A computed fold for a 482-nucleotide part of an RNA from a metagenome, annotated as small-subunit ribosomal RNA, 3' major domain.
The RNAcentral record of the full RNA draws on SILVA.
The coordinates come from a structure-prediction model, not an experiment, and the mean pLDDT is 84.
Context: one part of a larger RNA
Order: sequence, then C1' cells, then structure tokens
RNA sequence: UGACGGGGGCCCGCACAAGCGGUGGAGCAUGUGGUUUAAUUCGAUUAUACGCGAGAAACCUUACCAAGGCUUGACAUUUACUGGAAUGUGCAAGAGAUUGUGCAGUCCCUUUUAGGGACCGGUAAACAGGUGCUGCAUGGCUGUCGUCAGCUCGUGUCGUGAGAUGUUGGGUUAAGUCCCGCAACGAGCGCAACCCCUACUGUCUGUUACCAACAUACGCAAGUGAUGGGGACUCAGGCAGAACUGCCGGUGACAAACCGGAGGAAGGUGGGGACGACGUCAAGUCAUCAUGGCCCUUAUGUCUUGGGCUACACACGUGCUACAAUGACCAUUACAGAGCGUUGCAAGACGGCGACGUUAAGCAAAUCGCCAAAAGAUGGCCUAAGUUCGGAUUGGAGUCUGAAACUCGACUCCAUGAAGCUGGAAUCGCUAGUAAUCGCGCGUCAGCACGGCGCGGUGAAUAUGUUCCCGGGCCUUGUACA
Repeated sequence: UGACGGGGGCCCGCACAAGCGGUGGAGCAUGUGGUUUAAUUCGAUUAUACGCGAGAAACCUUACCAAGGCUUGACAUUUACUGGAAUGUGCAAGAGAUUGUGCAGUCCCUUUUAGGGACCGGUAAACAGGUGCUGCAUGGCUGUCGUCAGCUCGUGUCGUGAGAUGUUGGGUUAAGUCCCGCAACGAGCGCAACCCCUACUGUCUGUUACCAACAUACGCAAGUGAUGGGGACUCAGGCAGAACUGCCGGUGACAAACCGGAGGAAGGUGGGGACGACGUCAAGUCAUCAUGGCCCUUAUGUCUUGGGCUACACACGUGCUACAAUGACCAUUACAGAGCGUUGCAAGACGGCGACGUUAAGCAAAUCGCCAAAAGAUGGCCUAAGUUCGGAUUGGAGUCUGAAACUCGACUCCAUGAAGCUGGAAUCGCUAGUAAUCGCGCGUCAGCACGGCGCGGUGAAUAUGUUCCCGGGCCUUGUACA
C1' cells in the first nucleotide's frame, strides 16, 4: 500500500421488510447429471453451466458408431509428361459411393504431319486436409463484479524509502454530482450530456392514409369513403418549439442543494433504449473465425449407405397444462399493435365433421393478402362430483410437408379418459401501464415452437422503515496474510 475480520461509523440496491404471483407435489415438454449403448459426437458446471453454443438433429446438418470405398485426394496453387473441347445423355452391376461400357458433341488462335490457350481427365511431385491436443502459448469476441462510482496521471509539496497528498474533511447528489474548506494546482478514462424511441404543440406536404361540412350512388332504414370533391380531423413524413430547479415561498453557511407551490401535455435524470472506466475471476471460447507449438498423412484426411445424437431404474434445473364456478361448454357480438409476403401471402367460390383439398381474383404491398385478435360483453346450460374439471396414455381412421415420417415430424377426427382436489423443508420474480393475465406476429424453417425475440389488450397490491440476511461504495481500526 492492499486484502481480510462472526471490528466500528455513514450510505445504497426488490437486499430485507410490506404486498402480489410462482417454483418445490402431478402429467407432459425441454436441457443436464447418471446409467446404458457399437455410438448415445463435442463444449458449458456456484453466483457468472443446465429451453446454454443450437435463431429448428427424419436424410443432409454431423463432428459419433457399423459396414463398403478412395489415396495428390471432397477443396487450393504450381510444374512436367500424356489423353481429350467443354458439355449432355443411355445401358448394366451395386445399399449407395462407385465401377464397367456406349451414344451425341468436336471450341478459340497461329507460323497447320505441328504448336499455343480456356476447360475436363490420367501419371508423377511439391503439397492439400484434420470439428485432432493445448483457452495454462495467443488474437478477436463474451460473461461477471456493475451502469457499481469509481480508476489514474503531470507538476508541486511531504517522507531516508515503500509511499502519501490531490481523491481526505463539512454539506449535497442517482453519481469523485456540485458547493465550501484545505499544500496543493490542474488534467485524463469513467458519471452526466450529445444519439434513437416515446409523451405535447405549431407549420409544410397530402397518396395507397383520412371523411367534418356540401353534393352523388346503393339501401325501407341504420348505414357504406363507394363517387365527385375536401385539406377540417386522424395518420404518415420533414422542419421548428417546448423543461432549464427557469419562476414563487420556506430551510440552508450569503453556497451547493433540499422541501412545498404555481403554470404546464410533461417537473426536478419526464418514461424506455443504446452506451459498460482501470481492472478481477490463468472465468468462457483452439468446435464461428484467426493463430504459435505438438500430433495424424493408404489416415486422426475424404466419399457413401444405414444407425446414433430422440436410449431410460433414477436425480436436478427451466417451462407448459392443470387441479376448476372470479370456472368449463354452447350461441351471438365488440375493440389492437407490431410484423411478414413472388420458390411468396393468398381473398372469394366449391368439396370435406375436420386437418385440408380443388379452383382462383388481387398484391413486389399506408393500395392486395396473412387477419380470426383473445381475455371482454350478452344469453343459455352445468350445481360441487375426480365431475360437462383435467387432459396424459392407448387403439383405429386420416391430412400435410418431403425421394423418404419404422427407428424419429406436426396436425385432424372417432374412441379411450391416467395422475392431479393448490403442493414439506426450502426457494424465485416483481415498485406502474410494472406484476398478474389475454391473445397476435417474427426469426430459424420443405416440414416441425410449451423455447427465443418482439407487439399490443385488460390491469392491481404494497413500501411504516433499515434491527436482521445477501451484494456493493466511502472513512476508520486491528492483523502472526501478500
């Protein structure tokens, strides 16, 4: 000087407390451990692994296993010799990779019995190749402490020196934020601001958006942007304004600031995002990629078929669905946002109980389509039961994608109708348009979503407070630790 203390002081955080809803019990989905296996490829392991890498394992992917093949190689560059344009295509064998054998085709330039060029093979050689090892040799990227308020430097001064000072102190703040004081005076990386979205207003521009007033059309009417038209409203896209403790009162040290108020769409960082200092964990990744060293080179490379990654006594994590009446079911009826669409989204019509099929308008989209929002509202029924709750499991029949759904896809219909009556010890999330609850979309994608990423609808309770648990910041103290 640090680190540590079941030392002290001050302070903060869904850290506790106050509340709301979960997990832990059940069934299923998914990941992991374990076990099994020819193989169940590899990595990630307290917080900071476990719906994680994987933003889609039937084949492929695929790295694993079995079997069958190749050896200058599936891929790159170059050289020598040699054959043929390239390319298209048939037949036979085979699980296929591949092997054998035909047919069509006969390029460009020149100095034309030949040479050169592009491309395709064969032989030889340099070399290729490796998801093989080392993340404790590394780059890059990432997690974490932590969006915590810290981490440092120059000059000066003090100390023999390691170092100190500044950065401590008194206030204050979300903040090393600001003010005052001070042997310090300044500065840098962080904080904040500058960036994006959102909340308010004005103005400009109005098509594919809008429709108040005026006409028109259809309709008995309600109504329908359907038409003329309109720039009012909504909305979209530009530009501008607006919030700064600016104003008032109080407190304070005449400061910084705090408390209350006014006006205002918004008030003290308005709400959300992006943004992550010096460093810590020899944290993670050699399997994204790159890369040193080591290792393999008729194999640890490479091609193919089939299997496996989907196994199953069990243990754990994360989720979904429930256990019902604030409910299930049936009928009618209302209101979003954000996205996506040509190998695509598909209206409408017809067929089917249905998954879906047939046909097909429109739309490269503020125009057309996906699109039905659901919870909600109104009416009916069920009447406390393992039930009209719950839907696992199983049998049968089908649909779709795709060469192909046996291992191993999703969905539909009929039948079946398991556990489960609110969950021990323990433990998690959340402070407002949040929790809870309800549906919708997107990416991946031929197909496959209870996961991920977004979107809106409905919409709470509680916070007296900091004694305690956990993590962190500053000062101080002790130390046989570095």